About this RNA: Predicted 3D model of a 110-nucleotide RNA (SAM riboswitch aptamer (S box leader)) from a Chloroflexota bacterium.
RNA sequence: CGCUCAUCGUGAGGGGUGGAGGGACCGGCCCGACGAAACCCCGGCAACCUGGGCUCAAAACAAGCCCGAGGUGCCAAGUCCGGCAGGCUUACCAGCCUGAAAGAUGAGGG
Numbered sequence: 001c002g003c004u005c006a007u008c009g010u011g012a013g014g015g016g017u018g019g020a021g022g023g024a025c026c027g028g029c030c031c032g033a034c035g036a037a038a039c040c041c042c043g044g045c046a047a048c049c050u051g052g053g054c055u056c057a058a059a060a061c062a063a064g065c066c067c068g069a070g071g072u073g074c075c076a077a078g079u080c081c082g083g084c085a086g087g088c089u090u091a092c093c094a095g096c097c098u099g100a101a102a103g104a105u106g107a108g109g110g
Base pairs, nucleotide, nucleotide: 001110003108004107005106006105007104008103013042014041015040016039017038021031022030023029025083026082027081028080043075044074045073048071049070050069051067052066053065054064055063079102084099085098086097087096088095089094
């Protein structure tokens, strides 16, 4: 960098440095000098992988549940909303549902 699979309506912020951007892209709509990005420290959330425990079992595997030690990840807004296709409601504006696509994270290959 690309591929496969799983998940994405839950949850979780303080300080320091820094000094104008950030929320992937596009359109919106937001966040930001009451301090953006980035980096550091501390804290937390979660349970994908490793590990540990329990149940079941003669045992092992599997499965379910628990813990949160290790590896990631994450800590405004549903992946902030939409973008493509189909459907429903609707005079219009618009609203809603389903599925894709794209993206993110993890695990495993290349």
Record summary: The source organism's lineage runs through Bacteria, Bacillati and Chloroflexota. It matches the Rfam family "SAM riboswitch aptamer (S box leader)". From the family's description: The SAM riboswitch is found upstream of a number of genes which code for proteins involved in methionine or cysteine biosynthesis in Gram-positive bacteria.